[in-house]
RNA sequence: AGAGUUUGAUCCUGGCUCAGAACGAACGGUGGCGGUGUGCUUACUACAUGCAAGUCGAGCGGGCCUUGGGCUUCGGUUCAAGGUUAGCGGCGGACGGGUGAGUAUGUAUAGAUAAUCUACCCUCGAGUGGGGGACAACGGUCCGAAAGGACCGCUAAUACCGCAUAAAGUUGGUAGCGCACAAGUGCAAUCAAUGAAAGUGGGGGACACCUUCGGGUGCCUCAUGCUUGAGGAGGAGUCUAUAUCCUAUUAGCUAGUUGGUGAGGUAAUGGCUCACCAAGGCAGUGAUGGGUAGCCGGCCUGAGAGGGUGAUCGGCCACACGGGCACUGAGACACGGGCCCGACUCCUACGGGAGGCAGCAGUAGGGAAUAUUGGGCAAUGGGCGAAAGCCUGACCCAGCGACACCGCGUGGAGGAAGAAGGCCUUCGGGUCGUAAACUCUUUACACACAUAUGGGAAAGUGCGUAGGGCUAAUACCUUUACGUAAUUGACGAAAAUGUGAGAUGAAGUCAUGGCUAACUCUGUGCCAGCAGCCGCGGUAAUACAGAGAUGGCAACCGUUGUUCGGAAUUACUGGGCUUAAAGGGCACGUAGGCGGAGACUUAAGUUGGCUGUGAAAUCCCAUGAGUAAUGCAUGGCAAGUCAGCCAAAACUGGGUUUCUUGAGGCCAGUAGGGGAGAGUGGAAUUCCUGGUGGAGCGGUGAAAUGCGUUGAUAUCAGGAGGAACGUCGGAGGCGAAGGCGACUCUCUGGGCUGGUCCUGACGCUGAGGUGCGAAAGCCAGGGGAGCAAACGGGAUUAGAUACCCCGGUAGUCCUGGCCGUAAACGAUGGGCACUAAGUAGGGGGACUUGUUUUCCCUGCCGUAGCGAAAGUGCUAAGUGCCCCGCCUGGGGAGUAUGGUCGCAAGGCUGAAACUCAAAGGAAUUGACGGGGGCUCGCACAAGCGGUGGAGCAUGUGGUUUAAUUCGAAGCAACGCGAAGAACCUUACCUGGACUUGACAUGCUGGAAUUAGCCCAUCGAAAGUUGGGUGACGCUACUUUGUAGUGGAGCCAGUACAGGUGUUGCAUGGCUGUCGUCAGCUCGUGCCGUGAGGUGUUGGGUUAAGUCCCCUAACGAGCGAAACCUUUGUCCCUAGUUACCAGCGGGUCAUGCCGGGGACUCUAGGGAGACUGCAGGCGUUAAGCCUGAGGAAGGUGGAGACGACGUCAAGUCAUCAUGGCCCUUAUGUCCAGGGCAACACACGUGCUACAAUGGUCGGUACAAAGGGAAGCGAAGCCGCGAGGUGGAGCAAACCCCAAAAAGCCGAUCUCAGUUCGGAUUGAGGGCUGCAACUCGCCCUCAUGAAGUUGGAAUCGCUAGUAAUCGUGGGUCAGCUAUACCACGGUGAAUGUGUUCCCGAGCCUUGUACACACCGCCCGUCAAGCCACCGAAGCAGGGGCGGCCUGAAGUCACUGUCCCAACCCUUUCGAGGGAGGGAGGUGCCCAAGGAAGCUUUUGUGACGGGGACUAAGUCGUAACAAGGUA
Repeated sequence: AGAGUUUGAUCCUGGCUCAGAACGAACGGUGGCGGUGUGCUUACUACAUGCAAGUCGAGCGGGCCUUGGGCUUCGGUUCAAGGUUAGCGGCGGACGGGUGAGUAUGUAUAGAUAAUCUACCCUCGAGUGGGGGACAACGGUCCGAAAGGACCGCUAAUACCGCAUAAAGUUGGUAGCGCACAAGUGCAAUCAAUGAAAGUGGGGGACACCUUCGGGUGCCUCAUGCUUGAGGAGGAGUCUAUAUCCUAUUAGCUAGUUGGUGAGGUAAUGGCUCACCAAGGCAGUGAUGGGUAGCCGGCCUGAGAGGGUGAUCGGCCACACGGGCACUGAGACACGGGCCCGACUCCUACGGGAGGCAGCAGUAGGGAAUAUUGGGCAAUGGGCGAAAGCCUGACCCAGCGACACCGCGUGGAGGAAGAAGGCCUUCGGGUCGUAAACUCUUUACACACAUAUGGGAAAGUGCGUAGGGCUAAUACCUUUACGUAAUUGACGAAAAUGUGAGAUGAAGUCAUGGCUAACUCUGUGCCAGCAGCCGCGGUAAUACAGAGAUGGCAACCGUUGUUCGGAAUUACUGGGCUUAAAGGGCACGUAGGCGGAGACUUAAGUUGGCUGUGAAAUCCCAUGAGUAAUGCAUGGCAAGUCAGCCAAAACUGGGUUUCUUGAGGCCAGUAGGGGAGAGUGGAAUUCCUGGUGGAGCGGUGAAAUGCGUUGAUAUCAGGAGGAACGUCGGAGGCGAAGGCGACUCUCUGGGCUGGUCCUGACGCUGAGGUGCGAAAGCCAGGGGAGCAAACGGGAUUAGAUACCCCGGUAGUCCUGGCCGUAAACGAUGGGCACUAAGUAGGGGGACUUGUUUUCCCUGCCGUAGCGAAAGUGCUAAGUGCCCCGCCUGGGGAGUAUGGUCGCAAGGCUGAAACUCAAAGGAAUUGACGGGGGCUCGCACAAGCGGUGGAGCAUGUGGUUUAAUUCGAAGCAACGCGAAGAACCUUACCUGGACUUGACAUGCUGGAAUUAGCCCAUCGAAAGUUGGGUGACGCUACUUUGUAGUGGAGCCAGUACAGGUGUUGCAUGGCUGUCGUCAGCUCGUGCCGUGAGGUGUUGGGUUAAGUCCCCUAACGAGCGAAACCUUUGUCCCUAGUUACCAGCGGGUCAUGCCGGGGACUCUAGGGAGACUGCAGGCGUUAAGCCUGAGGAAGGUGGAGACGACGUCAAGUCAUCAUGGCCCUUAUGUCCAGGGCAACACACGUGCUACAAUGGUCGGUACAAAGGGAAGCGAAGCCGCGAGGUGGAGCAAACCCCAAAAAGCCGAUCUCAGUUCGGAUUGAGGGCUGCAACUCGCCCUCAUGAAGUUGGAAUCGCUAGUAAUCGUGGGUCAGCUAUACCACGGUGAAUGUGUUCCCGAGCCUUGUACACACCGCCCGUCAAGCCACCGAAGCAGGGGCGGCCUGAAGUCACUGUCCCAACCCUUUCGAGGGAGGGAGGUGCCCAAGGAAGCUUUUGUGACGGGGACUAAGUCGUAACAAGGUA
């Protein structure tokens, strides 16, 4: 730092997704150790059990225990010391600890308090005198189940209450001095009133008193406590400013409300409360309401700005079962205090009581999920205490959890036969891999044993000595220094050290298609599955599953969730709005924002400096201790929209003053469909009346409906009525926009030009607001000629609720009122300024009157720039400033709901759930178009002949069959593979056989004589079974032979063979087709961000991208052409088997012979044709036309030759080949059958239908081929097929071989025939093992359909069509009428491109790119999902009234009661002050009844929406999409 994903490709816009970091996490797999942290995010749900706040006997009395003393009637009593402690009393319990429900009255930062309080602590001053009456404990009586309580009696205090004393306190008064200045407040003086206390402990020697004889008290002294005042420190209260989430589908809220006066209340200000008075206060800078939420330091992320968050640690706040209330106190309206109401739980003797884990553990529940009912007060800190000490779930530790971070280990060194094994393999090998094994080793984690020490521990306490202080004192107390003694560790033998042992116990997890590092095999076969996005999987899956291998990280790895980042994808830094989402329809204008020039001033903004603060922790930096890291400690830095003070004065703001250029006014002109009202006019349509006239008119692609003999249309005259204003008229004018068009008049708005006279910034924009605002529509009243939704009819059509036609009502017009929207568009908000040229139009001005100049408006082109591009370009979409509006993926949806406006229609405002990975803009290349232009082709047209009808042949489909083997399927399958199915072929069927096999190679083993040959058996054959005979080479020997051995062969076995089995969509090769169409590309350069373009387009021309010219292109390649073959003319050479002119010979005749090389011909080589020549046309070109010459003329004819590519075209059955499949069968052999079937349909052909013909007779002329298992002559036989025969010929020699149409005659005479030959019968011939299924030929007989063929359709442009015969291949024969060749005879028509088909080039549109056989819309039907409405039903929140009203404060009180103080007193008591209880009143929690509002859930049914391979109906859109 980016990447993937829209497209055939490109650029852009834009969303989605990924890579990073983090977490109080959870889940899956796995799991060795240690350190440091961290651990209920959910139910503020309910809690069993234990603990979490006590302490002080040096405040007090008593009890108990121990010891001791006195007295004793020996029962006891009393005193002292020590220990202990229920009660009274003091202090603490308001801290510490928990939680985040509530809370937008809290918190943070900076201030204020001159508006306040403060226990314990510190400093300073003064004092601490003298009395009194109670209440617990305790004793007694009683009630209760308990909790607890009542009454009577006794008693102490640092408990309580008077009194004295006291001022610098408090309150009030008086006058004064300062400070502040808004209220106010400080100081000192004076007068009056008011107003405190408590003791306890240690020590002491004289003296005094008392004594129970122990001692006590007074006195002195020390310590501590107490009272009062001042100050401090720390703490707390209150107030102010600023900041602090979402929502306007919450716009108005507020009666104690805002202020004042007075009073009350508080520590204190204040409507905090009350009485009275006034009517204010808050709000678009968002009040009020609703929702959500503890806030901050910080934490996470980020380059930063920001965004998210508020666990652990720290500060503040709030809460303590829900709610209310006060008491005590320095402090609370109090987590482990109290009272009341409520809910819940527990106990109960049913009468009544008890309780509050959001303290630490723990339990249940909830949940994806969060720990031990541990140890200790050793340390730190807290409470109490003089202290020892006690208490402390604060805290320190331990336990559990890989929850997080950090660290360590699972070994290291050597070790190639590159082991075994796995995997892959091209079978050679490669790889896991020095990896392992094996050897050596040790400062290794864990382990075992041993050892004792350092640190957290130092204070404190006791004792001693020496000083100081206090003191009468050497005592006591206190303090300092030194010494000394006894100690204090939960953690924990944990860390540490040493020794031992010895690699022993210790690696997983995720990924491997791209993004993204890492690849193969097997299985599966759109299945199972994967997936973050794109997407994988339909038989060769690097994407599923497994394996091997590899990559990443590692005691962890991956997934899920969440946050930030990437995302400049809310844009302050840092985005946009012509066409991608986005400019309001237009204007006026309020608030607001912004604002011309000069001068002076101020200091709010701004800038600089200083001061204070911004707690600590955290972050960052440095250093240090711990071996080291995380972590820890110390120090430093940093951190702000902060506050105060000082200074500056450029800029902005405020104030004052001046100016004229912005703006406006004035004067003089000027153009105009600008607006409103009133009037006038002509043309045309229609209607009415009358005349003429007489059969149609009208309408369309064609028609029909319609009108017309009751007289239309047409035409003439007259009249009526409404609407619109031709020509001029023009990308010309005017207006803010909508919009405005005959003429005249009246009223009226704006612009422009000139003058430079006046005002003096008066300006720009504009949230809300107000007005204007096409058409359609609505209301009321008119009007209504034409046009014309709806509607009716006629057509069209499969249908036609449309397009076309005939009619026709609202409406269109006027007046008044609504509506308020449009592709209201320049898809471009308004204003100001600046920034190249050129050109045109409109309106003014100037002069030097013309290529002049100036201002305004409207256009075109275009530089720079901008832009994704198209484009824009002084009329900006350029460069800047100011203000407003709007946008943030597509769909859902401008929908729902709420509000508001409207008579309605509907408008404005305006979501979400859900769903998709795109939707979109511009441009590019193609393809396509019922778009355009140009041009070709037997494409059409013009012709000739066919097919389609008949019969037959042949191929195909279908059907049939045991099998009718398989393939080919529009053109481009169908007389095609097949250039020849009786067996064979043959792949199919039935049956019979074989199993290393019909065929190939290798290995192992074996036997005997195998092999071979012969014979026999069964059999249809194949085969099976049996018997006989018995070879070859070499060596040895008893050389007829035996033995050994070898090769081949055989048998057995094993690897394998074999497959016309499958996949042509895994392939090679070959082929078809577009198409012999003229195209297809490249290099360099140039243009474009790019895809790409240019070249290859354009103007001509050609059969041609053929050539020429032009040209940001210049060249080149594959194609075209040419080269090649053949044919047409001539020449040269050569003449055998060909030829024969001349010469000679010969024959009935024949190049038959000698000869010849002239001719034909043969086969080699040449020539020739190139638009070369002439004229014309054309651009002086290319070329075209005509002509000459020529055998041939414009590529002479024909062939071979087929660019880049298309069709997943055809072929696995020619062959080859990957994968899959079969292996006593899907292989091999054999016999027979089938491929030949036959209601039918199609293709291709043959023969015909006849006289341009048939039949018969005679007669003429080819070319090109073939021939040895062959062609086969002559001759003879047969009607013939053929037989016989065997000359000649491996061929210019011989043979096939007769050419036929033609020509000359004859006959037939228009008929199902002397046409036609199918079919059938009989008899023959040939081939062949074999003609039944199933061959061909001959002869005789038979003699079917058919009389020129519907719709439709095919071929052909010259030696062509048509017609006539000939040959060849295959082949034993043949189904050949097929195919491939050959020659004979030999036409017609067209010189055009409108149309059909196909093709090429250019251009245009496109929503197509699988490319129009494309894409795609809506209803209906089915499934599923979320949402909206809805009679209602249920729950929650809130509001304002009403009723009732606990506890409690306050107030009142005429009832009852009362120790202290005061008065009186007969001493019994009475009264007062004061207090308590009760009662009453105000306030008020909870509760009750009704109402309103808001929100959530649910709801029969209704509604649309999204999605879902192959449903239905149409075809709306994209091309002129067939009606733009």
Predicted 3D model of a 1524-nucleotide RNA (small-subunit ribosomal RNA) from a metagenome. RNAcentral holds the sequence, with entries from SILVA. Rfam family: Bacterial small subunit ribosomal RNA. The prediction has a mean pLDDT of 82.